[in-house]
Predicted 3D model of a 74-nucleotide RNA (c-di-GMP-I riboswitch aptamer) from a soil metagenome.
RNA sequence: GAAAAAGGCAAACCCGUCGUGAGGCGGGGACGCAAAGCCGAGGACCUGUUAACGCAGGUGGCCGGGCCGCCGAA
Repeated sequence: GAAAAAGGCAAACCCGUCGUGAGGCGGGGACGCAAAGCCGAGGACCUGUUAACGCAGGUGGCCGGGCCGCCGAA
């Protein structure tokens, strides 16, 4: 899943903090989300570095994959 109810998460932005950075975490805040719960970097994208190859990182609210699960009439 019913133009239903209960409950949940929380984009941008702002503040604090960590990081060269991508970005992370905490608080405020809601654009959205039926797995926007957990795992995980295969693809994709992003950052630093390199003449280049490459190396070191980041994003799960971009796609795919694995696992688990709340509420509920007809």